[in-house]
Molecule: SAM riboswitch aptamer (S box leader)
Organism: Indiicoccus explosivorum
RNA sequence: UUCUUAUCCAGAGAAACCGAGGGACAGGCCCUAUGACGUUUCGGCAGCGGGUCCGCAUUGAGCGGACACUGUGCCAACUCCUGCAAAUGCGCACCUGCGCAUUUGGAAGAUGAGAA
Numbered sequence: 001u002u003c004u005u006a007u008c009c010a011g012a013g014a015a016a017c018c019g020a021g022g023g024a025c026a027g028g029c030c031c032u033a034u035g036a037c038g039u040u041u042c043g044g045c046a047g048c049g050g051g052u053c054c055g056c057a058u059u060g061a062g063c064g065g066a067c068a069c070u071g072u073g074c075c076a077a078c079u080c081c082u083g084c085a086a087a088u089g090c091g092c093a094c095c096u097g098c099g100c101a102u103u104u105g106g107a108a109g110a111u112g113a114g115a116a
Base pairs, nucleotide, nucleotide: 001116002115003114004113005112006111007110008109013042014041015040016039017038021031022030023029025083026082027081028080043075044074045073047072048071049070050069051067052066053065054064055063056062079108084105085104086103087102088101089100090099091098092097
C1' cells in the first nucleotide's frame, strides 16, 4: 500500500513549546492570536486484540461478565452534517422533474483483527 472482516448517536483534558491555519476530499457549517492544528509531558476513556479472574456450558475450546496488566486506539461538534440510490411526507413545477425533512441501504473515511 492492497484485500477480507467487525465496529463507528457512549466515553474521556490539563500544562509547556510552537505560531496560522485546522476539522480526510467537495459543498455547508464550525474551531482558531482569549493561541487552534501539531509536538512533548502528565492525566484520562474503554472500542478491538492479548492476558488474568468469575459465571454458564462441556470436549465444538463456546457464550456472557469483571479488571486498565499488555499491544494498539481515542480524549470539539453522531464519522460535525450532506455527497449515491430508494421509500414516505410537504412544497414548487405540470415537461414526471426540482427543493426540503425523515428513514433505510450504499459509497467514502477512521480504528481494530487477519492476510498478501